[in-house]
Transfer RNA from Rotaria sp. Silwood2, 73 nucleotides, folded computationally. The RNAcentral record of the sequence draws on Rfam. Its Rfam family is "tRNA". It is annotated as a transfer RNA. The same sequence occurs in records of 4 taxa. The source organism's lineage runs through Eukaryota, Eumetazoa, Gnathifera, Philodinidae and Rotaria.
RNA sequence: GCCCAAAUAGCUCAGCCGGUAGAGCAUCUCUCUCGUAAAGAGAAGGUCCAUUGUUCGAUUCAGUGUUUGGGCA
Repeated sequence: GCCCAAAUAGCUCAGCCGGUAGAGCAUCUCUCUCGUAAAGAGAAGGUCCAUUGUUCGAUUCAGUGUUUGGGCA
């Protein structure tokens, strides 16, 4: 330098043939217990990497950029 993949909750990741986003773990509250842990119930937590475009509507499609990982030279 060229090519490919990834970027979504505090962490690990789904959702990616367009219709206002979910799980597990973690955090907080409650129940249970003499108490703690475990278990159960609930809550909070996200301008979906940035920007431009397409569209009635974009996490999702297209362009560019950034970061990370991999491949070729």